[in-house]
Context: one part of a larger RNA
């Protein structure tokens, strides 16, 4: 992992409540007694219980009573029939739908593992070093001291057994629930070890790691309290039909739990409810505005102040400074308003539409983590698939078509069947159903098939304005001069370093006291400007359409692909395709209706209704080794029936298994062939150990 079996809302109660059925109308018996066909039934039996009267804490009073001084006022009553039994829904008390803790407490059992201790034993190859002490010699006044021997100390050294476990490799569904190889530490000591004993669970023991106390330790194991408790997780078993939510408010040691309300369902009662149109009403949002409040710019006018000046004081004058009030213009605001919508809200009446969608009473719930999108706001950064409100839709609980794929976007709400039709969104070259459709334009692009500020003689259309056959624009030819090197400055400054200027004047077709390059300064080249050649359009600006650049991510992957210059974009038109939408035909069911007929049937949590299957019981009635007779007999014998037949004979079968067929919306039921070999149904009631794919379910098998 698979298969099989088992596996979860049960049972009890002098309990509560509602609904249904039945008896009586006041209802009912309990214990007990008697009778009997005796696990049973019938009769008797009101003790007692509920109801019939309430109010008050009570004494108590009573259709009233309590509070109160009250005859006031108010609260609760007076007006409606109950009771008993059974069934069902829900609640209560019990383990109370099932499984599941970590824990807590009590009684015991453990120191054969391990920690420490006690008693008594055992063990430590070999080698090295060479303390004290002693002896002799030297030495000293004597000592000290030195040398050489002897000696054999040490939590001494090297290193086996033994003990340990440093590093590393392997192992890690192991050979092993701690091992194997190499390497390593201690190895006469606080050493190692045998046997026998001691200490026990909030206790022991601990050279101390919360270590160890039998593979179990921040409190062992065993049994019991015990089915502890679990606002938590998981699981909770047949079918069909009707309706169908919520993820909100208030409160909560409350926030992933609950209670009441809201929203769902079932029963009863009432007769409303909703939408549109019209009329009326309140409102201060969007917008707008500056009349108030607050903020604000420029100008004018002008208090006050600053600065400057005159001035012995008093005072006066000036002001490109600051500036109240006032005036003109501009102009901001969620907590501004002289104004002010749409939508939404409320009310009344009528019409139209719908037809219980509305309200009340009672039984049963579930929901209290919501999500996304559009719109209006707050928070954030006018960030977030962010967060928090309001409002609408959808998902949740919604299938189908489109968007390549894609809960929420667009279209559209699936009772069933059909090799029928019409459409929606979206599409019509191929993948891929349907136009290689029509007409007119645009685009040439890393376009269509991601993005901005910004940039640009891309191109198309429209417009404003200027020059132009008295010859424009571009190109070419020629000129572009003189006073003068203007003045100043300067080493120099001559159109061209810089400064100044009424930057003037002359000759001219025209020519700046000079547009740039250039020189040390000149020179030189050039431009403005003019003439000629040429011969028809040429500039500047504005708006709009489609394009270009800006444009960088690692294997071609941002048209769904192929491909496309339309099969792209814009405008217009006509066809067609396209869904579970709509229609057609047939069928099923629900509700309303006398009928004709009409309306409907997506669905999680959840409510309601109707059924199927399993086991057992009661009553009635059947089937089974073919039938009848004999036989105790499903034995056996005789006779007969049916099916098949090669005409000789052969066969005759409950449950269950299995192939096929039929019925039912379905759970399921029936028939038949075959297998099987002895029990098994049907109808109507009743009772349940009454339905498995899930619980890291339990047990067994593979």
């Nucleotide at each position: 992992g698979c298969c099989a079996a088992c596996g979860a809302g049960u049972u009890a109660c002098u309990c509560g409540u509602a609904u249904g059925u039945a008896g009586c109308a006041g209802c009912g018996u309990a214990a007990g007694u008697u009778u009997u066909u005796a696990a049973g039934a019938a009769a008797c039996g009101a003790a007692c219980g509920c109801a019939c009267a309430g109010c008050g804490a009570a004494a108590g009073c009573a259709a009233g009573u309590c509070c109160g001084a009250a005859c006031a006022g108010g609260g609760c009553g007076u007006u409606a029939a109950g009771u008993u039994a059974c069934a069902u829904g829900c609640g209560g008390u019990a383990g109370a739908c099932g499984c599941g803790a970590a824990a807590c407490c009590g009684u015991g059992u453990g120191a054969u593992c391990u920690a420490u201790u006690c008693u008594u034993g055992a063990c430590c190859a070999g080698g090295a070093u060479g303390a004290a002490a002693u002896a002799u010699c030297g030495g000293u006044a004597a000592a000290a001291c030195g040398a050489u021997a002897u000696g054999g100390a040490g939590g001494u050294c090297c290193g086996a057994a033994c003990c340990a476990g440093u590093g590393u490799g392997g192992g890690u569904u192991g050979a092993a629930a701690a091992c194997c190889g190499c390497u390593u530490g201690g190895a006469u000591g606080a050493g190692u070890u045998g046997a026998g004993a001691a200490u026990a669970g909030g206790a022991g023991c601990g050279a101390a790691a919360g270590a160890c106390c039998a593979a179990u330790c921040a409190a062992a194991c065993u049994c019991g309290g015990a089915a502890a408790u679990a606002g938590c997780u998981c699981g909770u078993a047949c079918u069909c039909c009707c309706c169908g939510a919520a993820a909100u408010a208030g409160c909560u040691u409350u926030a992933g739990g609950g209670c009441u309300a809201g929203c769902c369902u079932c029963g009863g009662a009432a007769u409303a409810g909703u939408a549109u149109u019209u009329u009326g009403a309140a409102g201060g949002u969007a917008g707008a505005g500056c009349a108030c409040u607050a903020a604000u710019u420029g100008g004018g006018c002008u208090a006050g102040g600053g600065c400057c000046g005159c001035c012995a004081c008093a005072g006066c004058g000036g002001u490109a400074c600051c500036a109240a009030a006032c005036c003109c213009a501009a102009a901001u605001a969620a907590a501004c308003u002289c104004c002010g919508a749409a939508u939404a809200u409320c009310a009344a009446a009528a019409a139209u539409a719908u037809g219980u969608u509305u309200u009340c009473c009672g039984g049963g719930a579930g929901u209290c983590a919501g999500g996304c999108a559009g719109u209006g706001g707050g928070g954030g950064a006018u960030a977030a698939g962010c967060u928090u409100c309001a409002u609408u839709g959808c998902c949740g609980a919604g299938a189908g078509g489109g968007a390549a794929a894609u809960a929420a976007c667009c279209c559209a709400g699936a009772c069933c069947a059909c090799c029928a039709a019409u459409u929606a969104a979206g599409g019509u070259c191929c993948c891929c159903a349907a136009g290689u459709u029509u007409a007119u334009g645009u685009u040439a692009a890393c376009a269509g098939a991601c993005u901005a500020a910004g940039g640009a003689u891309g191109u198309u259309a429209a417009g404003u304005u200027g020059c132009u056959u008295a010859g424009a624009c571009a190109a070419c030819u020629a000129g572009g001069a003189u006073g003068u090197u203007g003045g100043c400055u300067u080493a120099g400054a001559a159109g061209c370093a810089g400064c100044c200027a009424c930057u003037c004047a002359u000759u001219u077709a025209a020519a700046g006291a000079g547009u740039g390059c250039g020189u040390a300064a000149u020179a030189g080249c050039u431009c403005a400007c003019u003439a000629g050649u040429c011969g028809a359009g040429c500039g500047a600006c504005u708006u709009a359409g489609c394009g270009c650049c800006g444009a960088u991510a690692a294997u071609a992957c941002u048209c769904g692909g192929g491909a496309c210059u339309a099969a792209a974009c814009a405008u217009a038109a006509c066809a067609c395709c396209g869904a579970a939408a709509u229609u057609g035909u047939g069928g099923a069911c629900u509700c309303c209706g006398u009928a004709a007929g009409g309306a409907g049937u997506g669905g999680u949590a959840g409510g309601g209704g109707a059924g199927c299957a399993u086991u057992c019981u009661a009553u009635u009635u059947g089937c089974g080794a073919c039938u009848g007779c004999g036989g105790u007999g499903a034995a056996c014998g005789c006779a007969g029936g049916u099916g098949c037949u090669u005409c000789g004979g052969c066969a005759u079968g409950a449950a269950g298994g299995u192939g096929c067929c039929c019925g039912g919306u379905g759970a399921c039921g029936g028939g038949u062939g075959u297998u099987g070999g002895a029990g098994c149904g049907a109808a109507u009631a009743g009772a349940a150990a009454a339905g498995a794919a899930a619980a890291u379910g339990u047990u067994g098998g593979c």
About this RNA
The part of an RNA shown here (large-subunit ribosomal RNA, domain II) has 702 nucleotides and comes from a bioreactor sludge metagenome. The prediction has a mean pLDDT of 83.